[in-house]
RNA sequence: ACUUUCACUGAGAGUUUGAUCCUGGCUCAGGAUGAACGCUGGCGGCGUGUCUAAGGCAUGCAAGUCGUACGGUCCUGUCGAUUGCUUCGGCUUUCGUCAGGAUAGUGGCAAACGGGUGAGUAACACAUUGGCAACCUACCCCGAAGUUCGGGACAACCCGCCGAAAGGCGGGCUAAUACCGGAUGUGGUCGCUUCGCGCAAGCGGAGCGAGUAAAGCCCAAAAGGCGCUUCGGGAGGGACCUAUGGCUUAUCAGCUUGUUGGUGGGGUAACGGCCCACCAAGGCUAUGACGAGUAGCGGGUGUGAGAGCAUGACCCGCCUCACUGGGACUGAGACACUGCCCAGACACCUACGGGUGGCUGCAGUCAAGAAUCUUCCACAAUGGGGGAAACCCUGAUGGAGCGACGCCGCGUGCAGGAUGAAGGCCUUCGGGUUGUAAACUGCUUUUACAUGGGACGAAGCUUCGGCUGACGGUACCAUGGGAAUAAGGGGUUGCUAACUCUGUGCCAGCAGCAGCGGUAAUACAGAGACCUCUAGCGUUAUCCGGAUUUAUUGGGCGUAAAGGGUCCGCAGGCGGUCCGUUAAGUCUUUCGUUAAAUCUUCGGGCUCAACCCGAAGGCUGCGGAGGAAACUGGCGGUCUAGAGGACGGGAGAGGCAAGCGGAAUUGCCGGUGUAGUAGUAAAAUGCGUUAAUAUCGGCAAGAACACCAAAGGCGAAGGCAGCUUGCUGGAACGUACCUGACGCUCAGGGACGAAAGCGUGGGGAGCGAAGCGGAUUAGAUACCCGCGUAGUCCACGCCCUAAACGAUGGAUGCUGGAUAUUGGGAGUAUCGACCCUCCCAGUGUCGCCGAAAAAAGCUAACGCGUUAAGCAUCCCGCCUGGGGAGUACGGCCGCAAGGCUAAAACUCAAAGGAAUAGACGGGGACCCGCACAAGCGGUGGAACAUGUGGUUUAAUUCGACGAUAAGCGAGGAACCUCACCAAGGCUUGACAUGCAGCUGCAAAUCCCGGGAAACCGGGACUCCUUCGAGGGUGCUGCACAGGUGCUGCAUGGUUGUCGUCAGCUCGUGCCGUGAGGUGUACCCUUAAGUGGGGUAACGAGCGCAACCCUCGUGCCGUGUUAAUAUUCCACGGCAGACUGCCUCGGAUAACGGGGAGGAAGGUGGGGAUGACGUCAAAUCAGCAUGGCCCUUACGCCUUGGGCUACACACAUGUUACAAUGGGCGGUACAAUGGGCAGCCAAGCCGCAAGGCGGAGCUAAUCCCACCAAAACCGCUCUCAGUUCGGAUUGAGGUCUGCAAUUCGACCUCAUGAAGCUGGAAUCGCUAGUAAACGCGCAUCAGCCACGGCGCGUUGAAUACGUUCUCGGGUCUUGUACUCACCGCCCGUCACGUCAAGAGAGUCGGUAACGCCCGAAGGUACGUGAUCACGUAUCGAAGGCGGGAUCGAUGAUAGGGACGAAGUCGUAACAAGGCAUCCGUAGCGGAAGCUGUGGAUGGAUCACCUCCUUU
Repeated sequence: ACUUUCACUGAGAGUUUGAUCCUGGCUCAGGAUGAACGCUGGCGGCGUGUCUAAGGCAUGCAAGUCGUACGGUCCUGUCGAUUGCUUCGGCUUUCGUCAGGAUAGUGGCAAACGGGUGAGUAACACAUUGGCAACCUACCCCGAAGUUCGGGACAACCCGCCGAAAGGCGGGCUAAUACCGGAUGUGGUCGCUUCGCGCAAGCGGAGCGAGUAAAGCCCAAAAGGCGCUUCGGGAGGGACCUAUGGCUUAUCAGCUUGUUGGUGGGGUAACGGCCCACCAAGGCUAUGACGAGUAGCGGGUGUGAGAGCAUGACCCGCCUCACUGGGACUGAGACACUGCCCAGACACCUACGGGUGGCUGCAGUCAAGAAUCUUCCACAAUGGGGGAAACCCUGAUGGAGCGACGCCGCGUGCAGGAUGAAGGCCUUCGGGUUGUAAACUGCUUUUACAUGGGACGAAGCUUCGGCUGACGGUACCAUGGGAAUAAGGGGUUGCUAACUCUGUGCCAGCAGCAGCGGUAAUACAGAGACCUCUAGCGUUAUCCGGAUUUAUUGGGCGUAAAGGGUCCGCAGGCGGUCCGUUAAGUCUUUCGUUAAAUCUUCGGGCUCAACCCGAAGGCUGCGGAGGAAACUGGCGGUCUAGAGGACGGGAGAGGCAAGCGGAAUUGCCGGUGUAGUAGUAAAAUGCGUUAAUAUCGGCAAGAACACCAAAGGCGAAGGCAGCUUGCUGGAACGUACCUGACGCUCAGGGACGAAAGCGUGGGGAGCGAAGCGGAUUAGAUACCCGCGUAGUCCACGCCCUAAACGAUGGAUGCUGGAUAUUGGGAGUAUCGACCCUCCCAGUGUCGCCGAAAAAAGCUAACGCGUUAAGCAUCCCGCCUGGGGAGUACGGCCGCAAGGCUAAAACUCAAAGGAAUAGACGGGGACCCGCACAAGCGGUGGAACAUGUGGUUUAAUUCGACGAUAAGCGAGGAACCUCACCAAGGCUUGACAUGCAGCUGCAAAUCCCGGGAAACCGGGACUCCUUCGAGGGUGCUGCACAGGUGCUGCAUGGUUGUCGUCAGCUCGUGCCGUGAGGUGUACCCUUAAGUGGGGUAACGAGCGCAACCCUCGUGCCGUGUUAAUAUUCCACGGCAGACUGCCUCGGAUAACGGGGAGGAAGGUGGGGAUGACGUCAAAUCAGCAUGGCCCUUACGCCUUGGGCUACACACAUGUUACAAUGGGCGGUACAAUGGGCAGCCAAGCCGCAAGGCGGAGCUAAUCCCACCAAAACCGCUCUCAGUUCGGAUUGAGGUCUGCAAUUCGACCUCAUGAAGCUGGAAUCGCUAGUAAACGCGCAUCAGCCACGGCGCGUUGAAUACGUUCUCGGGUCUUGUACUCACCGCCCGUCACGUCAAGAGAGUCGGUAACGCCCGAAGGUACGUGAUCACGUAUCGAAGGCGGGAUCGAUGAUAGGGACGAAGUCGUAACAAGGCAUCCGUAGCGGAAGCUGUGGAUGGAUCACCUCCUUU
């Protein structure tokens, strides 16, 4: 708020991102269905069931009835007559009477209802509301009057004939409630006269006149009943008309000739162009005519909070159709579902001549389809037709059957029952779960089954006795036995309730969306468990909802989709002030209507419910009457604030035309002058000795107008700039003189509209698409350079588009400011002006640094903010996911280019906006680092060593791969190691634990044999003991062992790197819707986020620093080795250094420069110490470990081989290339370390490696080790492949070891290779450092060590500085990146799939049109007249024809979308490496390039201007 009141009344989620907010689409959860499909299925009630082919139909039934309308005919019976027979009982023939029954025909009524369907129809078809003074109505009811006298036929029937049949023809007889004529005339109709009423075409009354009806039947009769005729009225039914309402399409914009109206006629129940003749030229349409598509309409139904949206099964009302099309007849009523005629298609019969048929009635059948039932029972009830009635008919109806198709109800048991049985599944192996579930015990019996009983629905009819139930032996009731007869479907990643195991391995598959699956899948498949609904459960399809996602309720348009390029303006919409009036809108009261059903509430009936019944409410609508007058509208009047006019003086690149001017450029002529010039990043093409460029003078031409100039001015926009003149448009201000709302906006319409482009004619200096040449490049159809044509310019005519932008439509009002400028006024002042101050009006601006942009408000944010994107009103335009596409088709415009209007199929789960944190930039600023620079020494060249790749191999085991792999794991590969290969062996195993059995032996050990060994075979030996058996060991068997097998992308631990870089975070607070920010920005400073200042931040943590170790100085204490030792040495401790002191600078601070003292000075040197994190970095082979795999082998043992290969390539080193050196001799000086399976002295032997030897030492004692080498002194070599260099090779040895062949080191002699300082490139180092020199140690039997880790000795050079390279840090900027630039991404081409358009055409549908022909039938005329015929005209179907429109198909060509890792380039995103984009034009494999004009939605730097403060 709705409502009288109460009650009731609106839910969201997933998905764009690294994250966020917004926009926006897609998807889901709900409800519903005439449903279908899948799995499953116990019972009952009530409903419901061809949505498709309005396709075709076999068979049966669905409309008849009346004998009380009529004549016949037939049957039965009574009576009478009669014939024949007779057993005289009777039977029988014929006729008549009466009674009863039946019924072909005539006649009456019905058949126009009931039942079906939705084809057609966009319409008075339907609905609602009115009208009919323009109408009809059988049967029924009420009222009034009547019902008289006659006549002639035709069926049936009889006879004859035709035909296969259907059927027909001729002749003859006959009845009526059939048909016809006359009488009467209440009444009705018409004509005349007259009166009243009504707005009216009319209605009613009176008088006179004309013409106008009828039928009988039943009953013994009467009475009565049923009928018949005329009229009036009623009820119900129907016809016609108006207003209003309800689909899509404008890519349908004009339609119409009976058309619109009139006059006269015809026709009808009736009005009417309904039809006809004549006359007039009208009628409809943007409020959507006409056309096209689709569709029965309503009550209602589904959904929804509602408003709405969708729908029209069943039930009710209306309409419509009845094989298709046309037509009339009969009748009260039809143009008639089961009547008639004609035409057509189809089907059937046929004797071929001709006939018959119409399920969209009920069943049923075929077809179609995803799909929809019984050829049932009954008229008992309800209703209908006929009848006087009984009664007959009724596939209406009442019922039953079939289908879980829907709704509702019930059941499949209930209670107890733990050792928590078995089985299944999982497991951390303990257990958990299924699960009180089962078993078992007790109880119950709904349902089902069986047996027995057994309805209501019945009212009526009747001879008064009685008779009538399809459903149905059904519902219901009772009894019986027995848990007995009865559970499934879907789901379990999120949305969304519910989780584990196994299998699979981007496979198979799932999926509504997001998305799962590439070896640990809660997402696939199976199993178990669980969740949910339940005789159902899911899926599919469709509708509403959610969707405020078409927004009336209830949306938007600066940047997300969306403001028309601009103005003028008709229609339309909206509109100032006051008064009066009206009452259309509006409000209120009341009356009528809004069918029933449905809906809501209450009450009632089936055991409940569904379902049904009753009452009340409601159905938001329309119409009538009464009332109100504020607001809107209408009418009349008033006003001046809106608008316009008048007058006045000013401003301006507003427009058009004409004339004039100077500078510059180019060309030409002449002069001077000589070799270059021009151009670029650098060049070249080009120009130039025929004299260029340069320079001077002159002449010519075309185009554009420097300075002024500005965020400036003007214009509607596009746009407009030298000066002068002419013509001309608009705006502002002032005055307040005039008009008196004359206004605002604007679909359609009109005008204007940059650049490019087009046509015709001019002009052409410069510039310059295309083009040519030169460069660049992998290429360069470009960027750069030299030329250069259209064009650019003028006149006239087109084009009509732009990022035509403020990406912001116009008008009006309201809501703090500041400032500049234009015009005007006032004040002070002045001689006057300028300046200054204030006011009014208008125009414009409020951007950068910064202290000032900002209040409110709005916004998703950015931002806007009196020039609104604020608050409101009015009008217009536009939007509704991305792509396809501003495209196709159609239409309009254009000379063309093309413009305007403007889709769909298909496809995607997004596409977007703003802002945030990062990352990145061939963006910017600042800072640091052996980063560069300055220097010293190397590497890259040689030989060798070692490692790696590659190759080879039976194997060359494996790992590590830029920095951060490669003298790395490995700090010791001959065997072992060892993981590799070959061969031989073992199988509870080389190793661990447990169980069972056996044994007290085998085994171990020794011996023998085989063997390469392992191992196998044989033999010998043979336990302890408390005697229970235990311990140990062995064998057999079972559990298990074992694996350097896989996964470092399942892991722990450890490690590398950024990086010893200065960063990384938190709590609280504050800011922001939020991601997030702040803190941590800034200034000074530092090695440092180090410190100080300052600050919406204040604090804190991990990092930095310090604390720790070590070196350097001194002191104290202690002390071993032969002794001594204040010194020295070792160990332990203490002191010392803190910018503490001085000076200068600096903000007085932090701090910095310098100085003193001191062994050491601003962190004294070195080490240990490595923040949050990054690289799915490394390692399953160090170890540990999940999962997987092997189990007489992927385990274990053994022998031998391999890891040591060798055309090559790379990395790290060693030694050198020599004279600062080599060789020889001599003389010095260390430190760290190590040593018992060890270090090894003295002495002796050997040239030497080494051997013999044995003293000492578990070490400050002895040994390695006199500990050194470079150094120094002396001699020699003299620039050479050497007295450099030592590789390689030969011979002989030594040592270790089981064993040096593959494959050790060392020694001696001999041999004496490459190499003469190393290309491009590249590495380390800032002081006791680099460089050079040696020594020690670990591993280790030995050693491939030239490696690694330490130790000392000698001991430099250089750093101006931060432009550049690399890496890093902070701030800022752009971004389409976030897997983060090794990013993203565009187009051609090639291949495949799909949809749509074009297409020479071809085929078909639909609706019309013109002409021809023309059935039935109607109308008119004529003949003739109960009947019939002719002519004319209209007329369905058919034929011919040209168009329109829709669809199908089509060689081919073009574009579009999608597709796995194809090809070519790199266009865009950063300044994207030529800023990008828009319009246009040319060109090019392609993205694209270039010209011209425009936009900023361009980075960076500089400058100008403005604002604030002083």
Predicted 3D model of a 1510-nucleotide RNA (small-subunit ribosomal RNA) from Parcubacteria bacterium SG8_24. The source organism's lineage runs through Bacteria, Bacteria candidate phyla and Candidatus Parcubacteria.